[in-house]
RNA sequence: GGGCCUAUAGCUCAGUUGGCUAGAGCGCACCCCUGAUAAGGGUGAGGUGCUCCGUUCGAAUCGGAGUAGGCCCA
Numbered sequence: 001g002g003g004c005c006u007a008u009a010g011c012u013c014a015g016u017u018g019g020c021u022a023g024a025g026c027g028c029a030c031c032c033c034u035g036a037u038a039a040g041g042g043u044g045a046g047g048u049g050c051u052c053c054g055u056u057c058g059a060a061u062c063g064g065a066g067u068a069g070g071c072c073c074a
Stems, first nucleotide, its partner, number of pairs: 001073007010026004019057001028044005050066005
């Protein structure tokens, strides 16, 4: 220098042809349960969806540029 892949909650990840208020497990807060813990059950908070631009009635999803990380080639 070139090519490819990844970026979604604090962590690990899902998200079929674009479609309604974006979810799961763990973690966190509160409650239930217990003599008290652990385990278990319930409720809840928590998201600039990496950034910008574009396409579209509508974008986490499609296109372009950039950023960060990883792999390969030279």